[in-house]
């Protein structure tokens, strides 16, 4: 780089450095010399991975009990795995203007008939986890 899955209308910024761009791309519209990007420090948000814990569901295995010719099945206990929920924030990422800022392609509904509005899906993008 590619693929799979999940999420994307919640939330959370100060200082230093730097010195003109930035918001992925298109369109529009914004942010920016009252200081953009990048880098550094500190802080914060969130809960994807994660550590721990509580009770619950499912599967598998072991042991025991009674029944039985055997098997299957039942009950109890334990272990492992997994699923969903609650609590957590040490660690790995991520994020901290505006809904992924709006929009783009398709369909549907409404319509004052538009260069309009709304909804759903797709595409693209971002992030995480995994695969190769």
């Nucleotide at each position: 780089a590619a693929c799979u899955u999940a999420u994307c209308a919640c939330g959370a910024a100060a200082g230093g450095u730097g010195g003109a761009g930035g918001g992925a791309c298109u369109u529009g519209c914004c942010c920016g010399u009252u200081g953009a990007a990048g880098c550094c420090u500190u802080a914060g948000c969130a809960a994807c991975c994660c550590a721990u814990u509580u009770g619950g569901g499912a599967a598998u295995g072991a042991u025991a009990a009674a029944u039985u010719a055997u098997g299957a099945a039942u009950u109890a206990u334990c272990a492992u795995u997994u699923c969903a929920a609650g609590a957590g924030a040490a660690g790995g990422u991520g994020c901290u203007a505006a809904a992924u800022c709006c929009u783009g392609u398709u369909u549907c509904a409404c319509u004052u008939a538009g260069u309009g509005u709304g909804a759903a899906a797709a595409c693209a993008g971002a992030u995480a986890a995994g695969u190769c």

The RNA shown here (SAM riboswitch aptamer (S box leader)) has 132 nucleotides and comes from a Bacteroidota bacterium.
Its mean pLDDT, the model's own confidence on a scale to 100, is 77.
Rfam family: SAM riboswitch aptamer (S box leader). The family has 457 seed sequences and 9,625 matches in Rfam 15.1.